[in-house]
Context: one part of a larger RNA
RNA sequence: UGACGGGGGCCCGCACAAGCGGCGGAGCAUGCUGAUUAAUUCGAUGCAACGCGAAGAACCUUACCAAGGCUUGACAUAUACCGAAAACUCAUGGAGACAUGAGGUCCGCAAGGGCGGUAUACAGGUGGUGCAUGGUUGUCGUCAGCUCGUGUCGUAAGAUGUUGGGUUAAGUCCCACACAAGGAGCGCAACCCUCGUUUCUAGUUGCCAUCAUUUAGUUGGGCGUUCUGGAGAGACUGCCGGUGACAAACCGGAGGAAGGUGGGGAUGACGUCAAGUCAGCAUGCCCCUUACGUCCUGGGCUACACACGUACUACAAUGCUACGGACAAAGGGCAGCGAGCUAGCGAUAGCAAGCUAAUCCCAUAAACCGGGGCUCAGUUCAGAUUGCAGGCUGGAACUCGCCUGCAUGAAGGCGGGUCGCUAGAAUCGCAGGUCAGCAUACUGCGGUGAAUACGUUCCCGGGCCUUUACA
Numbered sequence: 001u002g003a004c005g006g007g008g009g010c011c012c013g014c015a016c017a018a019g020c021g022g023c024g025g026a027g028c029a030u031g032c033u034g035a036u037u038a039a040u041u042c043g044a045u046g047c048a049a050c051g052c053g054a055a056g057a058a059c060c061u062u063a064c065c066a067a068g069g070c071u072u073g074a075c076a077u078a079u080a081c082c083g084a085a086a087a088c089u090c091a092u093g094g095a096g097a098c099a100u101g102a103g104g105u106c107c108g109c110a111a112g113g114g115c116g117g118u119a120u121a122c123a124g125g126u127g128g129u130g131c132a133u134g135g136u137u138g139u140c141g142u143c144a145g146c147u148c149g150u151g152u153c154g155u156a157a158g159a160u161g162u163u164g165g166g167u168u169a170a171g172u173c174c175c176a177c178a179c180a181a182g183g184a185g186c187g188c189a190a191c192c193c194u195c196g197u198u199u200c201u202a203g204u205u206g207c208c209a210u211c212a213u214u215u216a217g218u219u220g221g222g223c224g225u226u227c228u229g230g231a232g233a234g235a236c237u238g239c240c241g242g243u244g245a246c247a248a249a250c251c252g253g254a255g256g257a258a259g260g261u262g263g264g265g266a267u268g269a270c271g272u273c274a275a276g277u278c279a280g281c282a283u284g285c286c287c288c289u290u291a292c293g294u295c296c297u298g299g300g301c302u303a304c305a306c307a308c309g310u311a312c313u314a315c316a317a318u319g320c321u322a323c324g325g326a327c328a329a330a331g332g333g334c335a336g337c338g339a340g341c342u343a344g345c346g347a348u349a350g351c352a353a354g355c356u357a358a359u360c361c362c363a364u365a366a367a368c369c370g371g372g373g374c375u376c377a378g379u380u381c382a383g384a385u386u387g388c389a390g391g392c393u394g395g396a397a398c399u400c401g402c403c404u405g406c407a408u409g410a411a412g413g414c415g416g417g418u419c420g421c422u423a424g425a426a427u428c429g430c431a432g433g434u435c436a437g438c439a440u441a442c443u444g445c446g447g448u449g450a451a452u453a454c455g456u457u458c459c460c461g462g463g464c465c466u467u468u469a470c471a
Base pairs, nucleotide, nucleotide: 001471002470005467007466008465009464010463011462012461013460015456016455019421020420021419022418023417026313027312029310030309031308034304042053043052064299065298066297068295069294070293073122077121078120079119080118081117082116083115088103089102090101091100092099093098106113107112124288125287127286128285129284133282134281135277136276137275138273140271145186146185147184148183150181151160152159153158164175165174166173192265193264194263195262197233198232199231200230201229202228203227206223207222208221211220212219236259239253240252241251242250243249315415319374320373321372323370324369325368331362332361333360336355337354340351341350342349343348381412386407387406388405389404390403391402392401426448427447428446429445430444431443432442
């Protein structure tokens, strides 16, 4: 000096406690282990792998397996020579890739160019090494720390500053001391975006108070209101009282839409884990080169005794069910969204207006409210599984898609230990990306909307000071 301690002191955090809801038991979805397999491609493995890479495996993707092909190659550059054999069309064989045969004979005045063949340099590799690397990401942790030059002290390693007394979300700020510090940097904070109040400005595709009008803001009209989007204002412990050391600050109050960081986001110091990634990309070295390259057909990644993680749906009456009624936000749309009409119980189909969108469409939000049925049952709970009949996408749904209708009606009676959350938990739908098709996942959006916090003894993680058996 550091790390460590079932040493000490101080402090913080959904860390405990106080509460609410889950997971763990059931079924199913999905990922992983294992075993299986011709192959079940590869990676990720305590927290920080396991609905992770994958924002979507029928073919493709695809890297794996089997079979069949090609060898200057599917792709790039260059040189030399050759030339119409090239592209394209047709035929035959074939699962296709491809092979064989026939027709055909490129552009340009030219130089030349495109295309093909042969030869040679080379291409190519999702082959290995993340313990050779770049870049990038996770984690401690949005924790409050990590350092520097000068000075001083010490023989030196180093110390001081950065410690102490207060205070803060914060090495945030104030004050003081010592034979000692006075400064600075990276972090903190602020500057950025968004939500909350308001003024001005602008009114179409938005809005409708007044005046007319209509089935309907529909039309005339208007821009007061809502809203949209541009420029401002506003919050600073600024004011008052108290506490405090005359400080920093804290407590209470006023005014205010908002009060002490107003809520949320972006932002991640020095470093740690030889953490992750050579399969995003790049890249050193090693390895393959008629194959570890490349093309194609089919299969596999979807298998299944089991074990684990994360979700979904339930076990019902604060419920289920049929009918009627109400209220969003944020998004997406031309190889698209598709009103409406017609057909169908329905998935959907036929015709088809409008919309490159504040104009048209997706689009009925659902929980909720109203009255009706069910009356505690394995039930009018729950919906797995299975049979039949259909629909859609696509060249093609057998392996292996989604949806509809009828029938079937399994387990499940609230689950020993653990997880999340302090105002947005819990619950309810909606949208988007990926995408031909496929969402219980992910990312966003709004609706309804709680309980509890005495406190810091204990468990876990972290910060500062101190101590010492360790190096």
Model confidence (mean pLDDT): 80 of 100.
A computed fold for a 471-nucleotide part of an RNA from an uncultured soil bacterium, annotated as small-subunit ribosomal RNA, 3' major domain.
The RNAcentral record of the full RNA draws on ENA.